[in-house]
Context: one part of a larger RNA
RNA sequence: GGAUGAACGCUGGCGGCGUGCUUAACACAUGCAAGUCGAACGAAGCACUCUAUUUGAUUUUCUUCGGAAAUGAAGAUUUUGUGACUGAGUGGCGGACGGGUGAGUAACGCGUGGGUAACCUGCCUCAUACAGGGGGAUAACAGUUGGAAACGACUGCUAAUACCGCAUAAGCGCACAGGAUCGCAUGAUCCGGUGUGAAAAACUCCGGUGGUAUGAGAUGGACCCGCGUCUGAUUAGCCAGUUGGCAGGGUAACGGCCUACCAAAGCGACGAUCAGUAGCCGACCUGAGAGGGUGACCGGCCACAUUGGGACUGAGACACGGCCCAAACUCCUACGGGAGGCAGCAGUGGGAAAUAUUGCACAAUGGGGGAAACCCUGAUGGUGCGACGCCGCGUGGGGGAAUGAAGGUCUUCGGAUUGUAAACCCCUGUUAUGUGGGAGCAAAUUAAAAAGAUAGUACCACAAGAGGAAGAGACGGCUAACUCUGUGCCAGCAGCCGCGGUAAUACAGAGGUCUCAAGCGUUGUUC
Repeated sequence: GGAUGAACGCUGGCGGCGUGCUUAACACAUGCAAGUCGAACGAAGCACUCUAUUUGAUUUUCUUCGGAAAUGAAGAUUUUGUGACUGAGUGGCGGACGGGUGAGUAACGCGUGGGUAACCUGCCUCAUACAGGGGGAUAACAGUUGGAAACGACUGCUAAUACCGCAUAAGCGCACAGGAUCGCAUGAUCCGGUGUGAAAAACUCCGGUGGUAUGAGAUGGACCCGCGUCUGAUUAGCCAGUUGGCAGGGUAACGGCCUACCAAAGCGACGAUCAGUAGCCGACCUGAGAGGGUGACCGGCCACAUUGGGACUGAGACACGGCCCAAACUCCUACGGGAGGCAGCAGUGGGAAAUAUUGCACAAUGGGGGAAACCCUGAUGGUGCGACGCCGCGUGGGGGAAUGAAGGUCUUCGGAUUGUAAACCCCUGUUAUGUGGGAGCAAAUUAAAAAGAUAGUACCACAAGAGGAAGAGACGGCUAACUCUGUGCCAGCAGCCGCGGUAAUACAGAGGUCUCAAGCGUUGUUC
């Protein structure tokens, strides 16, 4: 000198863009953060419609005036269909994404380059083929019943794109023996033969949307290997599933991944093992570079979700807002038993030198569901707070002295300086203020339309008026900037050298000056 997620002191006008718990992976009140589909399904309630039964107003015709016949409004019950809706339920897809944090991890975790003749892949795209015929349940619901609650138990009824058999098998999987081609090897590909095995679901507003099998693609993932990746030898030996083989199990798949048996190996001064520290990288800071430091924000990967363990479901998890067990903590309880997990967004307590709103909106971008309308989305877009950082603007401009006002300070008492500074005159109108107007971001979607959170914001026009807007540090040398007074090795200063013991340009105050400027200094860290 540069840099900073900074903090502290004094000061503080405006705007834009960024950025904001580095400490306790400490504990959390409250609200929200993952739902959606009625075009998969049954049932309950509502409205309309239709069928039938019943009560039957009114009107018309006939009449022997008693009545008879026809019509049939409105209500009740019942049947059928339609519509939109509510909160539950079955079912489907999504809750493995998005968001947070960096505790652990010195490791194939990450980076980089390869490999899989050892693998998987929902939704999406393309291609081929198919969808025949049956069955039994169960929630919801109704009834009974247990419990304070959380939550159950029993009996009965019912549906499906829920569940289960059967049929079909071009192609496909597996097993067996054979042939051809190819590969560095374990082997790979193709051909035909025999045996054997496994599918399916419909809905519809008639436009479509789905279902099953197989192949290919795309996307995403899994595993393996070479190299690189902090410190300590005041850590020198370490290791029994340990190293290898064989057989089996397990997995999507290879493998001591696991098991039985056999052998006795394997690693290590090219630093094993142990201990400490630490998420890694793109990048960021600095530096002429080589390097050194850092890993906040943004992006990629990894790990974690109160602590430890476990699996289930699923294309995908050993799953932050799923399940089970154990532990600590908190809460409810009728003491029998239950409930919870902010390292999501706000917010609270605590810790700390220190870090924000319990705000608005799904209008845009993106995501989930849906045929769509649409619903959900603390992702995201915006707001608020903080000079925390960078950038821009302003706090006025011109004139104004042979009387350089007054005041302050110094003085050799003549004057010098503050100082064109002020006053005064003439202007301007950034910004702030007031009034009026007022956006773009909107395209897609839809039959047509409607639809903007930010926001009455940005911006535009007009009005009046210099009015509301300057401080901080320094002045002995390094280092730009000097005098007076006070103090008297005291009080104090100080980054280093060093100042202060009676004329201190070094302490304190004042005047003046210098440097930066909405900042200026100090402290920490780093080059």
Predicted 3D model of a 527-nucleotide part of an RNA (small-subunit ribosomal RNA, 5' domain) from an uncultured bacterium.